Small-subunit ribosomal RNA, 3' major domain from Candidatus Chaera renei, 462 nucleotides, folded computationally. The coordinates come from a structure-prediction model, not an experiment, and the mean pLDDT is 83. The sequence was found in a public genome assembly. NCBI's taxonomy places the organism under Bacteria, Candidatus Saccharimonadota, Candidatus Saccharimonadia, Saccharimonadaceae (SeqCode), Candidatus Chaera. It matches the Rfam family "Bacterial small subunit ribosomal RNA". Gene Ontology terms of the family: structural constituent of ribosome and ribosome.
Context: one part of a larger RNA
RNA sequence: UGACGGGGACCCGCACAAGCGGUGGAGCGUGUUGUUUAAUUCGAGGGUAAGCGAAGAACCUUACCAGGGCUUGACAUCCUUGGAAUUUCUCCGAAAGGAGAGAGUGCUUUAUUGAACCAAGUGACAGGUGAUGCAUGGCCGUCGUCAGCUCGUGUCGUGAGAUGUUUGGUUAAGUCCAUUAACGAGCGCAACCCCUAUGAGUAGUUGGACUUUUCUACUCAGACUGCCCCGGUAACGGGGAGGAAGGAGGGGAUGAUGUCAGGUCAGUAUUUCCCUUACGCCCUGGGCCACAAACACGCUACAAUGGCCGGUACAAUGAGCGGCUAAGCAGCAAUGCGGAGCAAAUCUCAUCAAAGCCGGUCUCAGUUCGGAUUGCAGGCUGAAACUCGCCUGCAUGAAGUCGGAAUCGCUAGUAAUCGCGGAUCAGCAUGCCGCGGUGAAUACGUUCCCGGGUCUUGUACA
Numbered sequence: 001u002g003a004c005g006g007g008g009a010c011c012c013g014c015a016c017a018a019g020c021g022g023u024g025g026a027g028c029g030u031g032u033u034g035u036u037u038a039a040u041u042c043g044a045g046g047g048u049a050a051g052c053g054a055a056g057a058a059c060c061u062u063a064c065c066a067g068g069g070c071u072u073g074a075c076a077u078c079c080u081u082g083g084a085a086u087u088u089c090u091c092c093g094a095a096a097g098g099a100g101a102g103a104g105u106g107c108u109u110u111a112u113u114g115a116a117c118c119a120a121g122u123g124a125c126a127g128g129u130g131a132u133g134c135a136u137g138g139c140c141g142u143c144g145u146c147a148g149c150u151c152g153u154g155u156c157g158u159g160a161g162a163u164g165u166u167u168g169g170u171u172a173a174g175u176c177c178a179u180u181a182a183c184g185a186g187c188g189c190a191a192c193c194c195c196u197a198u199g200a201g202u203a204g205u206u207g208g209a210c211u212u213u214u215c216u217a218c219u220c221a222g223a224c225u226g227c228c229c230c231g232g233u234a235a236c237g238g239g240g241a242g243g244a245a246g247g248a249g250g251g252g253a254u255g256a257u258g259u260c261a262g263g264u265c266a267g268u269a270u271u272u273c274c275c276u277u278a279c280g281c282c283c284u285g286g287g288c289c290a291c292a293a294a295c296a297c298g299c300u301a302c303a304a305u306g307g308c309c310g311g312u313a314c315a316a317u318g319a320g321c322g323g324c325u326a327a328g329c330a331g332c333a334a335u336g337c338g339g340a341g342c343a344a345a346u347c348u349c350a351u352c353a354a355a356g357c358c359g360g361u362c363u364c365a366g367u368u369c370g371g372a373u374u375g376c377a378g379g380c381u382g383a384a385a386c387u388c389g390c391c392u393g394c395a396u397g398a399a400g401u402c403g404g405a406a407u408c409g410c411u412a413g414u415a416a417u418c419g420c421g422g423a424u425c426a427g428c429a430u431g432c433c434g435c436g437g438u439g440a441a442u443a444c445g446u447u448c449c450c451g452g453g454u455c456u457u458g459u460a461c462a
Stems, first nucleotide, its partner, number of pairs: 001462002003459003007456007015446002019410005026300008034291002042053002064286007073125001077124002079121005086103007107114001127275002130273002136269001138264003141260001143258001148187006154163003167178003193252004198221007224246001227240005302403001306362007318349003323342002328337003369400001374395007416438007
């Protein structure tokens, strides 16, 4: 100087408390461990791994396994030889590949050739998702959006270093004020950027419909403790007016010096090592989907604030041409036929919703709760749904009656709850990323638990 303390003082955070809803019990989904397997590819491992890389494993992907093949190679550059390129057919084969028979002869030139392309050969080389994240770059996680981390000159100290950055206030903040052997400065904080809440102006098609304006786009205004009162030296704090909005209005982007030899050599790049008729490459099939058990995260429930039936109301974000797919018709339905419109404020998904509201029924039961599992019959995508997809109908109707110890999230348009859209994608969503609808309770307080910050103290630690 740090680090640490079941030392002290002060302060903060859904950290506790006060509340609301969960997880832990059940069934299922996904991920992981373990086990199994020819293979169940690899990575991630308290917080900071476990619906994570993967925004989508039937083939492909694919890196794994079995079998069948190739060896200058699937891909790049150079050299030599031959042939334009290209294309048709036959045989063997699961395919990859192998064997053979034809068609075709272009563009260019100084008429040797040259350009592109194909085949064969030769070696230089290619290739490796092989190892090393403890050799690295880059990127990312975390402490933490925590308020800190430093420098120049000066001063103090033999020196390591200290001071500044402490102290008293104040703040979300090393924010600002006062003080002060310090005076200044930098990276952070804040502001500048984006969205949103109000108004004005301008422009409006494909939006709205006769007007007061909704909506869309752009520009501007507006909030600054500016005004008033109180406290205070000041910074600032408490209250009030006006205002759509008040003291950072709400949200986002933005992550200092550093820590964890944190993560990634499998995104790419890259050091060194290793393989080179194989640890490279192609193909068919299988596997990544196994299942005694354990863990993590979710979905659906256990019901009457509910289930079912009928009627009825109101969104926003988005996406669309190998696409969205209307009207109409067929079907109980999934869906099929059909073909209008739309590269979209025009048309479609989608009359866009569901919870809601109105009426009926069920009457506390393993039930008209719950839907797992299984059987049969169908539909869709796709060469192909056996391993191993999704959907529909009929039948079947399991566990489950609110969950031990323990534990998680959330402070307002939030939690809870309800549906809708999108990326990936042929097909496949309870995951992820967004969107709107309905819409709470509670916070006395900081003693305690956890994490963090500042000062101080002890130390046999560095």